[in-house]
RNA sequence: CGAGUAAGCCAGAUGAUCGCGGGCCGCAAGGCCUGAGGAAAGUCCGAGCUGCAUAGGGCAGGAUGCUGGGUAACACCCAGUGAGGGCGACCUCAAGGAAAGUGCCACAGAGACAUACCGCCUGAGAGGGUAAGGGUGAAAAGGUGGUGUAAGAGACCACCGGGGUCCGGGCGACCGGGCUGCCAGGCAAACCCCAUCUGCAGCAAGACCAAAUAGGGAAGGCAUGACGCUGCCCGCCGACCUUCCGGGUACGGUCGCUUGAGGUGCCAGGCAACUGGCAUCCCAGAUAAAUGAUCAUCCUCGACAGAACUCGGCUUAUGGCCUUACUCGCGAC
Numbered sequence: 001c002g003a004g005u006a007a008g009c010c011a012g013a014u015g016a017u018c019g020c021g022g023g024c025c026g027c028a029a030g031g032c033c034u035g036a037g038g039a040a041a042g043u044c045c046g047a048g049c050u051g052c053a054u055a056g057g058g059c060a061g062g063a064u065g066c067u068g069g070g071u072a073a074c075a076c077c078c079a080g081u082g083a084g085g086g087c088g089a090c091c092u093c094a095a096g097g098a099a100a101g102u103g104c105c106a107c108a109g110a111g112a113c114a115u116a117c118c119g120c121c122u123g124a125g126a127g128g129g130u131a132a133g134g135g136u137g138a139a140a141a142g143g144u145g146g147u148g149u150a151a152g153a154g155a156c157c158a159c160c161g162g163g164g165u166c167c168g169g170g171c172g173a174c175c176g177g178g179c180u181g182c183c184a185g186g187c188a189a190a191c192c193c194c195a196u197c198u199g200c201a202g203c204a205a206g207a208c209c210a211a212a213u214a215g216g217g218a219a220g221g222c223a224u225g226a227c228g229c230u231g232c233c234c235g236c237c238g239a240c241c242u243u244c245c246g247g248g249u250a251c252g253g254u255c256g257c258u259u260g261a262g263g264u265g266c267c268a269g270g271c272a273a274c275u276g277g278c279a280u281c282c283c284a285g286a287u288a289a290a291u292g293a294u295c296a297u298c299c300u301c302g303a304c305a306g307a308a309c310u311c312g313g314c315u316u317a318u319g320g321c322c323u324u325a326c327u328c329g330c331g332a333c
Stems, first nucleotide, its partner, number of pairs: 001329008009320002012298007020035006037304001041315002044313005049202004056234004061198005066080005081095001082093004096193002101191002103187003117134002119130004142160006161182001163180007206255004216245006228236002262281008299302001
């Protein structure tokens, strides 16, 4: 210098005027303070909170699926293991069980899980011994080479691969070594089995206040238990419920609502995720719903995008040609 890998940062700045949401002060006029994001998004996971039995038992259903750790929790994060990719920095992986059972494996092929089509050997033949070679296929009784044999074969040997077992290391996934000749394919993102977790609904949750009226009629269900928790059974609760007819009122207000598993800094523990201690800060809260417009100056000329109960994640969108560490290649000293 070029090509990459990983992590991180910023999200135009300042000022003036006018305007909008919220808070405080003021009798008022008005004044002061404050006002979107890293994703506020998708609503895909996990929680808080609220209601329903005090949230109960079982079945069914759902989710997760290598190990250890973190966390309120997770399908998230960190550190590892194994497998795969890359020369490398590094990246990717739904990665339990196929001797519990069932199912599937197109076409081709004799045969797709127990079979021998062409072959080989033997035999006159019938038959017997075989699976090396051929052929089909994504996949056909571990592979290559040798010994051996009538021909062959883990029958035996070397190396490689795999299962079991013993020893050693590691909390563990797993790794290393010794012994053992190899009875038998693949698919569980097919049903299923195993282990762990799992009640349902959601801020239009839910609580309170006020105004208006009115309440009535018909049919059906129901203390032989309705409605509800709950898809089913048990259990709980305990008097209303459903449909229709005809009528009245209204886009009512307050709370929930933003101080929180909170942000920042320092110290300590830990490889890390993260945790603890101290100090400090307050950072939108609307309900037809604010966060805008104009002007001036400057720069590297500005992308994706707009809160609606709140957090922790994931995913997706997006400008800079910014910073740091590392890898590979080339050149010079």